[in-house]
RNA sequence: CGGCGAGCUAUGGCGGGCAGCUACCCCUUGCCUGUACCACAAAUGGGGUUUACGGUGGGCCAAAGCUCGGGGACGGCAUUGGAACUGCACGCCGACCUGGUUUCCGGCGACGAAGUCCUGUCCUGCUGGGCCAGCGGCGGUAGGGCCCCAGUCGUAGGGCUUGGGACAACUGCCCUCGCCUGUCGAACCCCGUGAGGACCGGAAGGUAACAGCGGUAGGCAGGACGUUCGGCGCUAGUAGAUAACGGGAUGGAGCUAGGGGCCAGCCAUCGUCGUGUGGGGAAGGUGUCAACCUCGGGCGCGCUCGCCG
Numbered sequence: 001c002g003g004c005g006a007g008c009u010a011u012g013g014c015g016g017g018c019a020g021c022u023a024c025c026c027c028u029u030g031c032c033u034g035u036a037c038c039a040c041a042a043a044u045g046g047g048g049u050u051u052a053c054g055g056u057g058g059g060c061c062a063a064a065g066c067u068c069g070g071g072g073a074c075g076g077c078a079u080u081g082g083a084a085c086u087g088c089a090c091g092c093c094g095a096c097c098u099g100g101u102u103u104c105c106g107g108c109g110a111c112g113a114a115g116u117c118c119u120g121u122c123c124u125g126c127u128g129g130g131c132c133a134g135c136g137g138c139g140g141u142a143g144g145g146c147c148c149c150a151g152u153c154g155u156a157g158g159g160c161u162u163g164g165g166a167c168a169a170c171u172g173c174c175c176u177c178g179c180c181u182g183u184c185g186a187a188c189c190c191c192g193u194g195a196g197g198a199c200c201g202g203a204a205g206g207u208a209a210c211a212g213c214g215g216u217a218g219g220c221a222g223g224a225c226g227u228u229c230g231g232c233g234c235u236a237g238u239a240g241a242u243a244a245c246g247g248g249a250u251g252g253a254g255c256u257a258g259g260g261g262c263c264a265g266c267c268a269u270c271g272u273c274g275u276g277u278g279g280g281g282a283a284g285g286u287g288u289c290a291a292c293c294u295c296g297g298g299c300g301c302g303c304u305c306g307c308c309g
Base pairs, nucleotide, nucleotide: 001309002308003307004306005305006304007303008302011062012061013060014059015033016032017031018030019029023049024048025047026046027045037058038057039056040055065299066298067297068296069295070294071293072292075289076288077287078286079285080284085279086278087277088276089275090274091273093271094270095269097265098264099263100262101261102260103259104258106256107255108254115250116249117248118247119246120245121244123240124239125238126237127236128235129234130232131231132230133228134227135226136225139174140173141172142171143170146165147164148163150161151160152159153158179223180222181221182220183219184218190215191214192213193212198207199206200205
């Protein structure tokens, strides 16, 4: 002399701004921002003088750095500001609509306008018909047959009889609107008849029973019947209603759609504008706070110890 470390000192920080007070500045005061030590005194005030750093005392932190000013670009907060957009009320005007008048251009009209009368279409009530649709299928009785039990006859099959049970099937009768025709049918074993075959028998005959045939319950289709305050663009009569339209009669010259102008009305609705009152909050302004970037100025860059070169 240089480097590193520790301690110290100068110095800085422990809030700031605006207003008020004042000749002026700081403080005590009010407000704002903000969270950033303590105690004491301060309005008949305290301290200071452009270097105006409030005063007295104490404490903590940082420290060789501290401080001032200009410019830039953000953000938070307070206040101001009121744009866009928009709700409601009222008003003017206009649109829409209505009436009148005028004009233009059409249509109908002596092959007959307006008006008036009759009538039909349409509609309503009542009395019928027609068509269509939905829905519906009664109950009883006698015999026969079926099932079960028993008695009796017959050395087989079986016959006869009493009792009980269920029943839709076969027959007759009564009853009902509750019937008719066709077709299918019964995987919960429906009924009858039953060739051939099987079984019993010498035979006669009988028994169970497949196919076939005939039926029942039930399904489907059609018809008839019954029923529904059912439906209908069909139809008759009667009594009404009747804007428009059709037909007829009377009548004897007008009737009328639309556009424009003008004058009025105008409940509601819509549009332009204005006024009032709300919502809404953009840009901007002011103040303040804390950081950031950048430029420049001012003062200072000091003391002690340890280690290393």